[in-house]
C1' cells in the first nucleotide's frame, strides 16, 4: 500500500427558498469525532542534544433522518 468482510457517533429542531408535494439546497442554534489538520504529551528511539508521537485535546475542515458516501481500527489474503 492493495483486495475483501466487519465498522460507530452526533437534530431533520426552528426558519426560508425551490419543488416533481417523495424530496434537495441555504441560515441560525444545539451536537459528533474515526477521513484530513492542528496542539499538548504519556510513551518510545541512539533517551546529552535531537528526532518520532496517540484511539487524549480541539474542532479549521468534514460530518449529525433514511439511503448513499466517507470511516480510524480490526480479520483474512498478496
Nucleotide at each position: 500500500g492493495c483486495g475483501c468482510g466487519g465498522g460507530a457517533g452526533a437534530g431533520u429542531c426552528c426558519g426560508u427558498g425551490g419543488u416533481u408535494u417523495g424530496c434537495c439546497a441555504c441560515g441560525g442554534c444545539g451536537c459528533c469525532g474515526a477521513a484530513g489538520g492542528a496542539g499538548c504529551a504519556a510513551c518510545c528511539g541512539c533517551c546529552u542534544c535531537c528526532g518520532g508521537a496517540a484511539u487524549c485535546u480541539c474542532u479549521c475542515a468534514g460530518g449529525c433522518a433514511c439511503c448513499a458516501u466517507g470511516g480510524a481500527c480490526c480479520g483474512c489474503g498478496c